A computed fold for a 279-nucleotide RNA from a Desulfurococcaceae archaeon, annotated as Archaeal signal recognition particle RNA. The sequence is in RNAcentral, with records from ENA. The source organism's lineage runs through Archaea, Thermoproteati, Thermoproteota, Desulfurococcales and Desulfurococcaceae. It matches the Rfam family "Archaeal signal recognition particle RNA". The literature on the family includes a 2001 paper in J Mol Biol by Batey et al., "Structural and energetic analysis of RNA recognition by a universally conserved protein from the signal recognition particle". It is annotated as a non-coding RNA gene. A source record names the gene ffs.

RNA sequence: GACGCGGGCAGGCCCCAGCGCCAGCUGGGGCAGAUAACUAUGUGAGUGUAUAAGAUCACACGUCAUCCCCCACGUGAGGCUGUGAGCCCCGCCCCAUGGGGCCUGUGGAGGUGGAGCCCUCUUCGGAGGAAGAGGGCUAACCACCUUAGCCGGAGGAACCAGGCCAGGCCCGGAAGGGAGCAACCUAACUCUGGACACAGGCGUUCAUGGGUCACCGGGGAUGAGCCCGCGUGGAGAGGCUCUGACGUGUGGUCUUAUACACUCACAUGGGGCCGCGUC
Numbered sequence: 001g002a003c004g005c006g007g008g009c010a011g012g013c014c015c016c017a018g019c020g021c022c023a024g025c026u027g028g029g030g031c032a033g034a035u036a037a038c039u040a041u042g043u044g045a046g047u048g049u050a051u052a053a054g055a056u057c058a059c060a061c062g063u064c065a066u067c068c069c070c071c072a073c074g075u076g077a078g079g080c081u082g083u084g085a086g087c088c089c090c091g092c093c094c095c096a097u098g099g100g101g102c103c104u105g106u107g108g109a110g111g112u113g114g115a116g117c118c119c120u121c122u123u124c125g126g127a128g129g130a131a132g133a134g135g136g137c138u139a140a141c142c143a144c145c146u147u148a149g150c151c152g153g154a155g156g157a158a159c160c161a162g163g164c165c166a167g168g169c170c171c172g173g174a175a176g177g178g179a180g181c182a183a184c185c186u187a188a189c190u191c192u193g194g195a196c197a198c199a200g201g202c203g204u205u206c207a208u209g210g211g212u213c214a215c216c217g218g219g220g221a222u223g224a225g226c227c228c229g230c231g232u233g234g235a236g237a238g239g240c241u242c243u244g245a246c247g248u249g250u251g252g253u254c255u256u257a258u259a260c261a262c263u264c265a266c267a268u269g270g271g272g273c274c275g276c277g278u279c
Stems, first nucleotide, its partner, number of pairs: 001279007012031008038270028068236001070234007078227003086222001087220005093211008101202007110145005116137009150194006161186003169178003
C1' cells in the first nucleotide's frame, strides 16, 4: 500500500438514576449510525478527438446521354410536285483584279537670250538731247528650250504696276525732242469654267478569276419523284458550351453509431477514526 473482518465517532432515539425554578441539565446502559477531500463500479448528460455509415452542398475528374454527321427500319391524311419532281447549265448575290464612267480634293513649274527699267561714270552738243562703259532689277514685251504645269471668263490700286499715251504742259526760230494724267492694252493678285497632272472614293458599267448557290428567274434533255419532322437501332466525329444521369476524389455542414479522453450529476461501495488478520 491492497484486500478482508470487527469496533468506534458528530448529531439522534429509547430506558434507568440524580438534581431541578418542572424548561431542562448531569451520569450510566442500549439501538441504529451521517459527512468533505480522495477513490472503484455503474447509469445519464455534455464537450473534444478518431473511425465508420448516411444525407446535403461546392469544386475537380471520368463515363454516358443531350448536340452534330451517316445508314437502316418504322411513323406523320406533314410540305412541294404533270401549271413538271429530281438531274445538268446560266443569271441573280458576294469577293478580288483590270479598263471605262461619275464624283471629290490638291496643283499651276524651271531656264536662256534680247528688249525694257534703275543707279554710277566718260565724251559731244546752244536747249531738248546724242553716243559709250560698268553694275543692278524684272510678274508684265519678244524669241527659244523644257514641262502635266495649259486654254478661257469676271474683277483688278488717284499716284506709289508695265506698255502706249489724245488734250494740256516743258525745251526749241523751226525741225524735232522730253516728262506725263485720263482712256485703252497688259500684269501681279482674287473669284470662276474647261482641260491636264496627282491623290482618294463609288447605290455605275464591262471583262477576267474565285466563292456561294437559301430564295427567286431563265434555258436543256427527260418524265416521277424530292424534302422535312418524330421514334427505335447501328456506326462515327468532336470534345467547346448548356442540361441531365452515374461514378470517383477533395473540402464544408448536419445526423447516427462505436472507441477513447475530459467534465458534471446521480446511485452503490471503499475511504476518512481505531484494532486485528492475509499478501